[in-house]
RNA sequence: AGAAAAAGGCAACUAUGUCGAAAGACAUUGGCGCAAAACCACGAGUCUACAGCCGCAAGGUCAUGAUUGUCGGGUUACCAAA
Numbered sequence: 001a002g003a004a005a006a007a008g009g010c011a012a013c014u015a016u017g018u019c020g021a022a023a024g025a026c027a028u029u030g031g032c033g034c035a036a037a038a039c040c041a042c043g044a045g046u047c048u049a050c051a052g053c054c055g056c057a058a059g060g061u062c063a064u065g066a067u068u069g070u071c072g073g074g075u076u077a078c079c080a081a082a
Stems, first nucleotide, its partner, number of pairs: 002079001009034002015028005032069001038075003042072003045067003052061003
């Protein structure tokens, strides 16, 4: 170096349940896809806004919350041809 094959792996969306203020997470279901869809919130992006702050109110603001299946970076790894 990612064509082909083998072994094995992960699991979008949906439904149900639980947790959470929410975003979302987890379990079961399911099988869109993935060669790092393995790991790390480190940089950027995105989502949420309980509490706090501002406001008469409506509302605004804020990450310390979430997301790595948005991109970049770091670490490790199965198989394998021209």